The RNA shown here (c-di-GMP-I riboswitch aptamer) has 74 nucleotides and comes from uncultured Rubrobacter sp.
The RNAcentral record of the sequence draws on MGnify.
Its Rfam family is "c-di-GMP-I riboswitch aptamer". From the family's description: GEMM was predicted in a large-scale screen for bacterial structured RNA regulatory elements.
The source organism's lineage runs through Bacteria, Bacillati, Rubrobacteria, Rubrobacterales and Rubrobacter.
Its mean pLDDT, the model's own confidence on a scale to 100, is 86.
[in-house]
RNA sequence: GACAAGGGCAAACCCGUCGCAAGGCGGGGGCGCAAAGCCUACGGACCUCUGGAGGAGGUAGCCGGGUUGCCGAA
Numbered sequence: 001g002a003c004a005a006g007g008g009c010a011a012a013c014c015c016g017u018c019g020c021a022a023g024g025c026g027g028g029g030g031c032g033c034a035a036a037g038c039c040u041a042c043g044g045a046c047c048u049c050u051g052g053a054g055g056a057g058g059u060a061g062c063c064g065g066g067u068u069g070c071c072g073a074a
Stems, first nucleotide, its partner, number of pairs: 001071001008033002013028006031061001037067003042064003045059005
């Protein structure tokens, strides 16, 4: 970050499955993404469980941050 090239990932929803739940995994499906690769034992935010606190879990496609990576026009 290009009206480039080769590609990559995969929202909602559906089916199956795990979970108390948020949500995860697999298949289908594509809303989008220049890191929508990875890290929560970096900070904040939101969500779930819990009467509450405390605690535990979840979202990396909530943001910031760290880290690794393809191409090579301006």